[in-house]
This is a predicted structure of a 1473-nucleotide RNA (small-subunit ribosomal RNA) from an uncultured Bacillota bacterium.
RNA sequence: GAGUUUGAUCCUGGCUCAGGACGAACGCUGGCGGCGUGCCUAAUACAUGCAAGUGGAACGCAUUGUUAUCACCGGAGCUUGCUCCACCGAUAACAAUGAGUCGCGAACGGGUGAGUAACGCGUGGGAAAUCUGCCGAGGAGCGGGGGAUAACGACUGGAAACGGCCGCUAAUACCGCAUAACAAUAGAGAAGGCUUCUUCUUUAUUUGAAAGGUGCAACUGCAUCACUCCUUGAUGAUCCCGCGUUGGAUUAGCUAGUUGGUAAGGUAAAGGCUUACCAAGGCGAUGAUCCAUAGCCGACCUGAGAGGGUAAUCGGCCACAUUGGGACUGAGACACGGCCCAAACUCCUACGGGAGGCAGCAGUAGGGAAUCUUCGGCAAUGGACGGAAGUCUGACCGAGCAACGCCGCGUGAGCGAAGAAGGUUUUCGGAUCGUAAAGCUCUGUUGUAAGAGAAGAACGCUGAUGAGAGUGGAAAAUUCAUCAGGUGACGGUAUCUUACCAGAAAGGGACGACUAACUACGUGCCAGCAGUCGCGGUAAUACGUAGGUCCCGAGCGUUGUCCGGAUUUAUUGGGCGUAAAGCGAGCGCAGGCGGUGAUUUAAGUCUGAUGUCAAAGGCAAUGGCUCAACCAUUGUGUGCAUUGGAAACUGGGUCACUUGAGUGCAGUAGAGGAGAGUGGAAGUCCAUGUGUAGCGGUGAAAUGCGUAGAUAUAUGGAGGAACACCGGAGGCGAAAGCGGCUCUCUGGGCUGUAACUGACGCUGAGGCUCGAAAGCGUGGGGAGCAAACAGGAUUAGAUACCCUGGUAGUCCACGCCGUAAACGAUGAGUGCUAGAUGUUGGGGGUCACAAGACUUUCAGUAUUGCAGCAAACGCGAUAAGCACUCCGCCUGGGGAGUACGACCGCAAGGUUGAAACUCAAAGGAAUUGACGGGGACCCGCACAAGCGGUGGAGCAUGUGGUUUAAUUCGAAGCAACGCGAAGAACCUUACCAGGUCUUGACAUCCCGAUGCUAUCUAUAGAGAUAUAGAGUUACUUCGGUACAUCGGCGACAGGUGGUGCAUGGUUGUCGUCAGCUCGUGUCGUGAGAUGUUGGGUUAAGUCCCGCAACGAGCGCAACCCUUAUGUUUAGUUGCCAUCAUUAAGUUGGGCACUCUAGACAGACUGCCGGGGAUAACUCGGAGGAAGGUGGGGAUGACGUCAAAUCAUCAUGCCCCUUAUGACCUGGGCUACACACGUGCUACAAUGGAAUGUACAACGAGCAGCAAGCCGGCGACGGUAAGCGAAUCUCUUAAAACAUUUCUCAGUUCGGAUUGUAGGCUGCAACUCGCCUACAUGAAGUCGGAAUCGCUAGUAAUCGCGGAUCAGCACGCCGCGGUGAAUACGUUCCCGGGUCUUGUACACACCGCCCGUCACACCAUGGGAGUUGGGGGUGCCCAAAGUCAGUGCGCUAACCGCAAGGAGGCAGCUGCCU
Repeated sequence: GAGUUUGAUCCUGGCUCAGGACGAACGCUGGCGGCGUGCCUAAUACAUGCAAGUGGAACGCAUUGUUAUCACCGGAGCUUGCUCCACCGAUAACAAUGAGUCGCGAACGGGUGAGUAACGCGUGGGAAAUCUGCCGAGGAGCGGGGGAUAACGACUGGAAACGGCCGCUAAUACCGCAUAACAAUAGAGAAGGCUUCUUCUUUAUUUGAAAGGUGCAACUGCAUCACUCCUUGAUGAUCCCGCGUUGGAUUAGCUAGUUGGUAAGGUAAAGGCUUACCAAGGCGAUGAUCCAUAGCCGACCUGAGAGGGUAAUCGGCCACAUUGGGACUGAGACACGGCCCAAACUCCUACGGGAGGCAGCAGUAGGGAAUCUUCGGCAAUGGACGGAAGUCUGACCGAGCAACGCCGCGUGAGCGAAGAAGGUUUUCGGAUCGUAAAGCUCUGUUGUAAGAGAAGAACGCUGAUGAGAGUGGAAAAUUCAUCAGGUGACGGUAUCUUACCAGAAAGGGACGACUAACUACGUGCCAGCAGUCGCGGUAAUACGUAGGUCCCGAGCGUUGUCCGGAUUUAUUGGGCGUAAAGCGAGCGCAGGCGGUGAUUUAAGUCUGAUGUCAAAGGCAAUGGCUCAACCAUUGUGUGCAUUGGAAACUGGGUCACUUGAGUGCAGUAGAGGAGAGUGGAAGUCCAUGUGUAGCGGUGAAAUGCGUAGAUAUAUGGAGGAACACCGGAGGCGAAAGCGGCUCUCUGGGCUGUAACUGACGCUGAGGCUCGAAAGCGUGGGGAGCAAACAGGAUUAGAUACCCUGGUAGUCCACGCCGUAAACGAUGAGUGCUAGAUGUUGGGGGUCACAAGACUUUCAGUAUUGCAGCAAACGCGAUAAGCACUCCGCCUGGGGAGUACGACCGCAAGGUUGAAACUCAAAGGAAUUGACGGGGACCCGCACAAGCGGUGGAGCAUGUGGUUUAAUUCGAAGCAACGCGAAGAACCUUACCAGGUCUUGACAUCCCGAUGCUAUCUAUAGAGAUAUAGAGUUACUUCGGUACAUCGGCGACAGGUGGUGCAUGGUUGUCGUCAGCUCGUGUCGUGAGAUGUUGGGUUAAGUCCCGCAACGAGCGCAACCCUUAUGUUUAGUUGCCAUCAUUAAGUUGGGCACUCUAGACAGACUGCCGGGGAUAACUCGGAGGAAGGUGGGGAUGACGUCAAAUCAUCAUGCCCCUUAUGACCUGGGCUACACACGUGCUACAAUGGAAUGUACAACGAGCAGCAAGCCGGCGACGGUAAGCGAAUCUCUUAAAACAUUUCUCAGUUCGGAUUGUAGGCUGCAACUCGCCUACAUGAAGUCGGAAUCGCUAGUAAUCGCGGAUCAGCACGCCGCGGUGAAUACGUUCCCGGGUCUUGUACACACCGCCCGUCACACCAUGGGAGUUGGGGGUGCCCAAAGUCAGUGCGCUAACCGCAAGGAGGCAGCUGCCU
């Protein structure tokens, strides 16, 4: 910085991501080189080999070899005492080996991190309290003796390890003696210092050695290496101190050698280090003790830094070496590759006994996600020993294994469009992989082969030469310089040269957002993905695969851990009114902070210098490997310490001051507190009187009280509690809290004054005190009220709300409890920062006779408000503003204020106060909606007022259900159900059964044949169909073409198959409701608001007025159609007043009237009056055919319902393709126990029936309407004029009116059902049409709960026409006739609109959401008990061992003539363990 809480917003706040790092591991992949790194787990157990030896110039012995000498024996030659050979022995020298004695080393180097919270480590000091082998410097020495012992030899024990005894021998092994002071100890004096001390002078006493080795000289000697003493340096070690060094207080007290002193012991050395005695101290809230965890640091990682994390490699320190204890030796150890003891484990054994310690290098097993070779070499560096050569060195240098990390290189480069093939995709045109490949031309890093070939090597030693020192009669050796000889594990490696071939060398992850990168297919809440949000339920850029793309690249991802982002523990750098967070309030110890002036100091502070801050690392510069990583050189430091200086500020000391604080004096208000007394009103109870039937209570009732006299009323009495009016956003108090009146005691505040003190102050962890109500204990009291409880109601229930009763309690005294939304959800104190308006208590001033008015100033208490603050709401001198001081508290939600522990409490419970686990949110403020059995206003046949229905009957029709081979499909609250369907006998038809077809019933293209086809006839068949016959086109350049049919191949046709939740289009609905928005401006951080709200008004967001709004758009209205009036134009098919004529507007004539249909007029609150704001508008009136939108229609805003429709049509995708397509026959959609909707006809007298008489309008008509005439009871039939229609026909309208009849009944009501006989349409009337006549004559007597329509030419009622249609209408769409009733009104039901309010809702109340229960699983707490680990105190036993004591036993060196002694040892005892 981003993602994630919301419909959206701002904030708070957590979670997550992008970065870097790693001793890493895992997955996929893997060409090379350089430099690094590699058991983080079991400080688990270890086979095997190696990791510490060396010195013969300390010593003796043994063995081997060589040389020399001597002796004996043998042989040969012979010169007979000479030479040679062989063997054995001895001696000497040289060389080597072996074990042993002795010296030095083995305390270094190497490993590990178990322990340790400590002077362990880091840093800075101290040691006048210390030691120091080898090494450096200086001084002084090195004389003279002695006794043993291993090895070895003999004997001997044991399986072994290992011994025993006797005998011999050497030393640089061991022991005395001499030699010494500048050493040590003790004392004295002087000087100095930091207590113990140092230096100097002096006295006394004490203490050492190797007559060794080597070289040369040789009678003494010299040199060198050793050795002894002393001083000193260096190095190393030891001890002490200041400061720093993890978490826990749910660990608060710890400590008897403990703290100190004296004395002694002990140590290299100070010291309770140890012991005896004395005293009673010491540590701790600045965290002792205890528990847990941990080696510390230089550094490393991260970070802007401050910090945070880590403690691998490299380096410093510490600790450890199977576990525990112990000492010995030594300069140094309480000792990794030493010893003793104990324990566990392992191994050997002849069972009697023994051996061992990889946390050295390799390696093995085990553990584990996981970590290497049983390699080479001492060439280099370093170490041990040695005079040296040299030996040893798993330290080290190298190689090996591992992409474990960092760095570098490569896997080719250029040209190359037919944009190949192929893949993927496609809108079928193309696009893309892609110059990518192929192809052509180059290069050779790496690789392969061959050849050349380093640096790392300096020494030491030997030899030669020279020089210096030294010696002396002379020299060697030693030191330095030069020259020569010679030394490489790595390694024939690095590097170089030549040749060869593009040949041998690319993958991993990702592609919804964060986050760079998209398509296709598969899958279908499945399989799966996922870091967070979240994807997947048939069109998935999120799963899997493919193509493409992006990122990195010999690597890439995942997992884990750390820092960062996280200002999310905030010192830098946060907060606490409502988000988490102010203790309920006060007093106050410690602590923190603190007024003014002067002076001093120098702790803090500032500044200069010095020391230190190891090396490595980091940073900067330069250089070396071809670069880089890597390496080298140079430079550079926060801190701590010492020291010099400054003196403003803080601190310390001193002296003053008065403004902070306090005291005094004079006033003042008050429900401040405690105790005692007292008053009236009211209620209850008791007694008595009067009085009679109810009272009481509620929404309505009942329980209850009352004829045994209530309620009511009057009088008297008893007892308890609370104090009306005043009374008030008034007062007082720290808070809790405090209210009749009087008295007593008492705290605090405020005002004025300025006499006194002179900073005496503020805050306040712990601590102490107070602390509503409820509750607890003891004893009182108890009128009213009233948890619990009882009864009555309410209710589905009602453990509640309501009612009648009623006990604790409420009251008092004393004592506990210690909590509240103890709230201003706001800690205390101080100062500063505009005002305005009230109110309480004081003071001052002016005016005034007074009441009082005005003004001003303190202290409170409120409202409003500027600046400022704040996420907003809001706060705003009583701050949530600006600052300072101190305290308390917070760090995501839940778990949880829970568990455990501790403390408090009589108990209830309180205080303190977690974790596991779980979620990605929880939350604050504000916004827009929606909702509310919230509020205000308004409207609608919404209710009300009326009229007529439905729901009951029969039938019609639709639906559900059931049935069926099929009963095709769709529509489903309003807004499906006489709906799609304006008309299913076949057809329709989509359904079922059977029979058939497969380029198809229908479209386009190609090929062949024919010249047809159409039509007609015949046969078979249920038909589709099949066969046969008749029938034989047009144009022409005569090739053919067009057209038609048939046949064929494949592209394709076809689908009323799926998805209306992929869609277009169309439609319904809220709703003809008055709303829905925009631009600019303004306000707000923002979502948004304003406008559109408000006051009026309207049918209306209609209009007016006002207003930070001004305008505009879609809606409203109007414009359109129709109807109502008139004028005018035009009169045929219309009309007929006047004239003529007829049976008849029939005809002449006319167009006046009616009517028709064009144009126009008319209505606009225009006029008058009242109301209203002089407005809009409204009420009334006039005129007018019509009056306030005249009536009716068309017209449907933004949007809602994933509303309806893939079966009107169109259409994406999916599916079928001899079938889910097509044809035919028959059947079905018409079924029928039942349920529902919509209608028709009725139930009758406002009626039925009969006769007569009257008046319409809209429409339709040639495959049609049909007059008239004839026949039939009738449906209708026959015949037939007219009319494509203001002309003809349908066409007699019916209710109505007049007269007659019926007389209240299942009827002369009602007409279902059924029978018979007919009619019509049509190929066809059985399933399954309509009509007629005659006959039959069901149910039904006005309809339960419930429910529908309608406000005027409306309801109701009456008939007429039309579409569809061969036929079929109670349905639908229209038409006219007759023609009402009612509306007080808006409380209620339903629906809607505006404003406002609350909200934890936003798929929006059909919302959200709480708890129990059931089942499964997870984690945690409790739990009888069981088991293990750690620790404290005391007691018992006690190994090895030091120390002390003893020393009957043993004993070479010294003393002694001897006996013996001195000294030592074993053993035993004691302390500790």
The RNAcentral record of the sequence draws on ENA and SILVA. Its mean pLDDT, the model's own confidence on a scale to 100, is 82.